[in-house]
Context: one part of a larger RNA
RNA sequence: UGACGGGGGCCCGCACAAGCGGUGGAGCAUGUGGUUUAAUUCGAUGCAACGCGAAGAACCUUACCUGGGCUUGACAUGCCGGUAGUAGGAGCCCGAAAGGGUGACGACCCGUAAAGUCGGGAGCCGGCACAGGUGCUGCAUGGCUGUCGUCAGCUCGUGCCGUGAGGUGUUGGGUUAAGUCCCGCAACGAGCGCAACCCCUGUCCCUAGUUGCCAGCGGGUAAAGCCGGGCACUCUAGGGAGACUGCCAGCGCAAGCUGGAGGAAGGUGGGGAUGACGUCAAGUCCUCAUGGCCCUUAUGUCCAGGGCUACACACGUGCUACAAUGCCGGCUACAGCGGGUUCCGAAGCCGCGAGGCGGAGGCAAUCCCUAAAAAGCCGGCCCAGUUCGGAUCGCAGUCUGCAACUCGACUGCGUGAAGUCGGAAUCGCUAGUAAUCGCGCAUCAGCACGGCGCGGUGAAUACGUUCCCGGGCCUUGUACA
Numbered sequence: 001u002g003a004c005g006g007g008g009g010c011c012c013g014c015a016c017a018a019g020c021g022g023u024g025g026a027g028c029a030u031g032u033g034g035u036u037u038a039a040u041u042c043g044a045u046g047c048a049a050c051g052c053g054a055a056g057a058a059c060c061u062u063a064c065c066u067g068g069g070c071u072u073g074a075c076a077u078g079c080c081g082g083u084a085g086u087a088g089g090a091g092c093c094c095g096a097a098a099g100g101g102u103g104a105c106g107a108c109c110c111g112u113a114a115a116g117u118c119g120g121g122a123g124c125c126g127g128c129a130c131a132g133g134u135g136c137u138g139c140a141u142g143g144c145u146g147u148c149g150u151c152a153g154c155u156c157g158u159g160c161c162g163u164g165a166g167g168u169g170u171u172g173g174g175u176u177a178a179g180u181c182c183c184g185c186a187a188c189g190a191g192c193g194c195a196a197c198c199c200c201u202g203u204c205c206c207u208a209g210u211u212g213c214c215a216g217c218g219g220g221u222a223a224a225g226c227c228g229g230g231c232a233c234u235c236u237a238g239g240g241a242g243a244c245u246g247c248c249a250g251c252g253c254a255a256g257c258u259g260g261a262g263g264a265a266g267g268u269g270g271g272g273a274u275g276a277c278g279u280c281a282a283g284u285c286c287u288c289a290u291g292g293c294c295c296u297u298a299u300g301u302c303c304a305g306g307g308c309u310a311c312a313c314a315c316g317u318g319c320u321a322c323a324a325u326g327c328c329g330g331c332u333a334c335a336g337c338g339g340g341u342u343c344c345g346a347a348g349c350c351g352c353g354a355g356g357c358g359g360a361g362g363c364a365a366u367c368c369c370u371a372a373a374a375a376g377c378c379g380g381c382c383c384a385g386u387u388c389g390g391a392u393c394g395c396a397g398u399c400u401g402c403a404a405c406u407c408g409a410c411u412g413c414g415u416g417a418a419g420u421c422g423g424a425a426u427c428g429c430u431a432g433u434a435a436u437c438g439c440g441c442a443u444c445a446g447c448a449c450g451g452c453g454c455g456g457u458g459a460a461u462a463c464g465u466u467c468c469c470g471g472g473c474c475u476u477g478u479a480c481a
Stems, first nucleotide, its partner, number of pairs: 001481002003478003007475007015465002019429005026320008034311002042053002064306007073130001077129007088105001091102004108121004132295002135293003141289002143284003146280001148278001153192006159168003172183003198272004203241007212231001217228003244266001247260005322422001326381006338369003343362002348357003388419001393414007435457007
């Protein structure tokens, strides 16, 4: 000087408390450990691994296993030699394919040349140099990332103090979300951080109207912005205004705090992007790059099949429930984000349904995906393992795809398991949040209970900081560095 303390002081954070909903029990989905296996490819391992790399494992992917092949190689560059019916190659044979054999037909470019003549190239064959490696080492590395932590800190120049390590500044008194600002002070300044500048959202105005509107007029329909017409409103998307403790009152030296007015909005309005010096020899040599080491008829490469989907178990993350603020049937409203051309696919028709036929329109504020669902109204159920719950299994189908046996999703009928609110323990959340309801998208032929977004309905509670966890500043002890 740090680090640490079951030392002290001050102060924060869904850290506790207050409150709401969960997990831990059940079934299933998914990841992991373990076990099994010819293989169950590899990595991630307290917080910060475990719906993680996987934003899509039937083949492919694929790195694993078994078997069958190939070697100058599936891919790059260069050198040497060889080759004329050469390169290519329908068909045929062996084969699961890859591959091997046979093989009708049969080229290209440049120069020379005028004949199908010569030379060269490409190609092919042989050879060499090399290729190749998701093989090892993240304790050799770059890059990228997680984490402490959006925490308020980390430093520098000059000066001053100290033999020196170093200190001061950065401590102190206030204040703030903040090393934010004020006051003081052997310090005076400055940098990286904080904040602001950026994006979305909340109010208004302007500009612009093939989306919106009977708002005012006309036409028209069973109905409908459907048509004329119009941009006023909604909206769209570009610009601008607006909030600054600016005003008032009280307190205060000040910074600022408390209350009030006006306002769509207050005291950083709400959300996002943004992550200082560093820590964990944290993670990644399987994105990529890269030192070293290792394999080179193979640790390279091609193919078929299998495996990554195994299952006596154990854990994490989720989904669905255990029901009556519920379930079932019928009727009936109201969104937003997005996506669409080997794509989205309407109406109509067929099917109980998954879906099929069909193709209008749409490269899309103009068409489609699209129905939103919960909510609401009417009726049924009457507390039962049930009209709860849907696992499991049987049969019959639909769709994608060369192909759904291992191993896809979905539909119909039948079957109806565990489960009657879950031990110790443990998680999330402070507002349009939790809870609950559906919708969209990426990946993608197909496959979503996961992920990323979107809107609908919409709470409870916070006395307080003693305690648990993490953190900041000052101080104290130390046999630790």